[in-house]
This is a predicted structure of a 72-nucleotide RNA (transfer RNA) from a Solirubrobacteraceae bacterium. Rfam family: tRNA. From the family's description: Transfer RNA (tRNA) molecules are approximately 80 nucleotides in length. The coordinates come from a structure-prediction model, not an experiment, and the mean pLDDT is 80. NCBI's taxonomy places the organism under Bacteria, Bacillati, Thermoleophilia, Solirubrobacterales, Solirubrobacteraceae.

């Protein structure tokens, strides 16, 4: 320093052509048990940043930032 990819709850992962962010899992309340575990039921929690197009953006545009691949 040039191409190429990726960033979504605390962790991991979807999310079709751009149309209500979803599942597990941690956590925490309750149920269940002597107790713990284990089950079950609700419940908190997320789209890397700023801007832009659009009735609408996790997804399209631009510009940064962070990591991984390659080249030099």
């Nucleotide at each position: 320093u040039g191409g190429g990819g990726a960033g979504u709850g605390g962790u991991g992962u979807a999310a079709u052509c751009g149309g209500c962010a979803g599942c597990a899992u941690u956590c925490g309340u309750c149920a269940c048990u002597u107790u713990g575990g284990a089950u079950g039921a609700c419940g908190c929690g997320g789209u890397c940043c700023g801007g832009g197009u659009c009735c609408g953006a996790g997804u399209c545009c631009c510009g940064g930032c962070u990591c991984c691949c390659c080249a030099g």